Large-subunit ribosomal RNA, domain II from a Bacteroidales bacterium, 689 nucleotides, folded computationally. It matches the Rfam family "Bacterial large subunit ribosomal RNA". Taxonomically the source falls in Bacteroidales (Bacteria, Pseudomonadati, Bacteroidota, Bacteroidia). RNAcentral holds the full RNA, with entries from ENA. The prediction has a mean pLDDT of 85.

Context: one part of a larger RNA
RNA sequence: GCCUACGAGUUGCUUCAUGCCGGCGAGGUUAAGUCCUUCAGGGACGGAGCCGGAGCGAGAGCGAGUCUGAACAGGGCGUUCAGUCGGCAUGAGCAGACGCGAAACCUAGUGAUCUACCCUUGUCCAGGGUGAAGUCGCCGUAACAGGCGAUGGAGGCCCGAACCAGUUUCCGUUGAAAAGGGCUUGGAUGAGAUGAGGGUAGGAGUGAAAGGCCAAUCAAACUGGGAGAUAGCUCGUACUCCCCGAAAUGUCUUUAGGGACAGCCUCGCAUGUUUCUUCAGUCAGGUAGAGCUACCGAUUGGGAGAGAGGGCUUCGCCGCCUAUCAAUCCCAGACGAACUCCGAAUGGGCUGAAGUGAAGUGCGGGAGUGAGUCGUCGGGUGCUAAUAUCCGUCGGCGAAAGGGUAAGAGCCCAGACCAUCGGCCAAGGCCCCCAAUAGCGGUUUAAGUUGAGACAGAACGAGGUGACAUCGCAGAGACAGCUAGGAUGUUAGCUUGGAAGCAGCUAUUCAUUCAAAGAGUGCGUAACAGCUCACUAGUCGAGCGGCGUCGCGUGGAUGAUGAACGGGCAUCAAGACCGCAGCCGAAGCCAUGGACUGUAUUUAGAUACAGUGGUAGGGGAGCAUUGAUACCGGCGUAGAAGGUGUGACCGUGAGGCAUGCUGGAGCGGUAUGAAAAGAAAAUGUAGGC
Numbered sequence: 001g002c003c004u005a006c007g008a009g010u011u012g013c014u015u016c017a018u019g020c021c022g023g024c025g026a027g028g029u030u031a032a033g034u035c036c037u038u039c040a041g042g043g044a045c046g047g048a049g050c051c052g053g054a055g056c057g058a059g060a061g062c063g064a065g066u067c068u069g070a071a072c073a074g075g076g077c078g079u080u081c082a083g084u085c086g087g088c089a090u091g092a093g094c095a096g097a098c099g100c101g102a103a104a105c106c107u108a109g110u111g112a113u114c115u116a117c118c119c120u121u122g123u124c125c126a127g128g129g130u131g132a133a134g135u136c137g138c139c140g141u142a143a144c145a146g147g148c149g150a151u152g153g154a155g156g157c158c159c160g161a162a163c164c165a166g167u168u169u170c171c172g173u174u175g176a177a178a179a180g181g182g183c184u185u186g187g188a189u190g191a192g193a194u195g196a197g198g199g200u201a202g203g204a205g206u207g208a209a210a211g212g213c214c215a216a217u218c219a220a221a222c223u224g225g226g227a228g229a230u231a232g233c234u235c236g237u238a239c240u241c242c243c244c245g246a247a248a249u250g251u252c253u254u255u256a257g258g259g260a261c262a263g264c265c266u267c268g269c270a271u272g273u274u275u276c277u278u279c280a281g282u283c284a285g286g287u288a289g290a291g292c293u294a295c296c297g298a299u300u301g302g303g304a305g306a307g308a309g310g311g312c313u314u315c316g317c318c319g320c321c322u323a324u325c326a327a328u329c330c331c332a333g334a335c336g337a338a339c340u341c342c343g344a345a346u347g348g349g350c351u352g353a354a355g356u357g358a359a360g361u362g363c364g365g366g367a368g369u370g371a372g373u374c375g376u377c378g379g380g381u382g383c384u385a386a387u388a389u390c391c392g393u394c395g396g397c398g399a400a401a402g403g404g405u406a407a408g409a410g411c412c413c414a415g416a417c418c419a420u421c422g423g424c425c426a427a428g429g430c431c432c433c434c435a436a437u438a439g440c441g442g443u444u445u446a447a448g449u450u451g452a453g454a455c456a457g458a459a460c461g462a463g464g465u466g467a468c469a470u471c472g473c474a475g476a477g478a479c480a481g482c483u484a485g486g487a488u489g490u491u492a493g494c495u496u497g498g499a500a501g502c503a504g505c506u507a508u509u510c511a512u513u514c515a516a517a518g519a520g521u522g523c524g525u526a527a528c529a530g531c532u533c534a535c536u537a538g539u540c541g542a543g544c545g546g547c548g549u550c551g552c553g554u555g556g557a558u559g560a561u562g563a564a565c566g567g568g569c570a571u572c573a574a575g576a577c578c579g580c581a582g583c584c585g586a587a588g589c590c591a592u593g594g595a596c597u598g599u600a601u602u603u604a605g606a607u608a609c610a611g612u613g614g615u616a617g618g619g620g621a622g623c624a625u626u627g628a629u630a631c632c633g634g635c636g637u638a639g640a641a642g643g644u645g646u647g648a649c650c651g652u653g654a655g656g657c658a659u660g661c662u663g664g665a666g667c668g669g670u671a672u673g674a675a676a677a678g679a680a681a682a683u684g685u686a687g688g689c
Base pairs, nucleotide, nucleotide: 001689002688003687004686005685006684011095012094013093015092016091017090018089019088020087021086022085023084024083027051028050029049033045034044035043036042055062056061065077066076067075068074098236099235101233105226106225107224108223109222110221116200117199118198119197120196121195122194123193124192125190127159128158129157130155134151135150136149137148138147139146163187164186165185169182170181171180202218205213206212239622240621241620242619243618244617249262250261251260252259253258263369264368265366266365267364268363269362270361271360274359276355277354278353279352280351281350282349283348289342290340291339296336297335300332301331302330303329304328307325308324309322310321311320312319372397373396374395375394377392378391379390380389381388402413403412404411417594418593419592420591422590423589424588428584429583430582431568432567433566437581439580440579441578442577443576444575450570451569460555461554464552465551466550467549468548470546471545472544473543481539482538483537484536485535487512488511489510492506493505494504518533522531523530595612596611597610598609599608600607601606602605623678625675626674628672629671630670631669632668634667635666642662643661644660645659646658647657649656650655
């Protein structure tokens, strides 16, 4: 892991509530017990008790009333409305109360054969080395001291086996082993190791102290019991079909992953248009916007300007001035969630009418939910960041399948009762993958830009290209090119070493000759020179130039395996923009047949209309299993149950029926009633493989 078996809303209650069914009914009903008996969930008796029949008041008490009260006032609760007993169902309460699951707590015991420490009594430590004290001899001293040599054999001394330990590393890691093996290493006469016997016990022991050890268990051992502790937590919770169908919000909560009440769902009863939509009328409002010489607060420029600062002046007071600040006023401009002289739309309340038949409301039974999430729009927080967070609003997902978006909970289209090798459309598509026009007409792009969106692209830049607008020039010849000219006063004046068109400064930058030519556009020189431009003529012969707006494209453009149109591929497109005609395309709609639900009409049957996605959850109807009672005077060795196949059979389904083989002795149908009543999941339990 699989198979088989077992495995979770049960049972009790003279506790409560509601609904349904039944008995009796102003009443209903017995309990214990007794008697009878065919001994059965039997019958009879038993009226104690309980509920109802009257309430109100704290009570005395009064009573269809009563209490409060001075009240014959008002108000509160009553007076109208049938109960009660039993059965069933649902929910609640008390019990283990749907099942499994703690970490723990308490109580009574069992443990020191492991291990910690202690007590008693034993045992063990190859060999080698070092050579303390003391002693002896000699030397030495006045005597000591001291020196040398022997002897001696001390030590938590040294090296190193047994023994004890466990340093490093490798192996082992479903091991040979629930702590080992190999190499290596520490101690090895000591606070040493070890045998046997004994002692200390659970908030206790023991501990050269690590919270270590106390029988593979230790921040409180193990075993029985309280005990089915408790678990607002996790997991699991078993057949079918039909109807409806949520919530993830508010308030409060030692509350925040739990609850209570409300909201939203369902079922029953009642009510009967009260709901919803549109229209009309009416009412409240201070948002969007706008405005601000309408307030408050902020605010830019200009003018006026009290006052202040600064400067000058004066012995002082005065006075004069201003590239400073500025109350206030005027002109112009403009801002505000907590500003408003104003002020919508939408939305809301009430009234009326119409429409729609579908809801709405009240009472009662049963819930679940109280972690939400994405998108649009209006806002707060944040960075006008976030698949961020907090509100409002509508939609979706949640609980929604189908088609589109390459792929994809929340986007776009669209809400799946079943069947069909029928039809029409939606979003989106129509070259191939891939269903449908390489459709038609007109522009545009040359960048493979692009081929649906930040699935990327900005500021900024550019004689890319197309369209438009406007201002100029142009057959009296423009623009570009080519030929020629481009002069004179003059080297303008100043400055300067120089300054001659061209370092710099000044200038009514003038005047002359001209077809035209600046006191000079740019190179250039030390300064000149030289080249060139403006300007002019000739040549040529038709458009040219400036500024702006818009479309498409272009640079800007950098990321880590190789490549971000889904791919192939596509350039008068299979790109972009504008139009036109067709087609494809879904579980949408239609068609045909069928099933079920509700409503209405009805003759039981049918017809018409509307409907039948669905998690939590509510309601309804059924299937199967095992006992029980009654009947079928049911079936069965001519083959029961069970097993395993088959069927074109019956049922929407759970299932049923028929039948072959197997099996070898029991079993079914109908009605009723009762449950140890349905398995895929619980790291479920046991067995098997």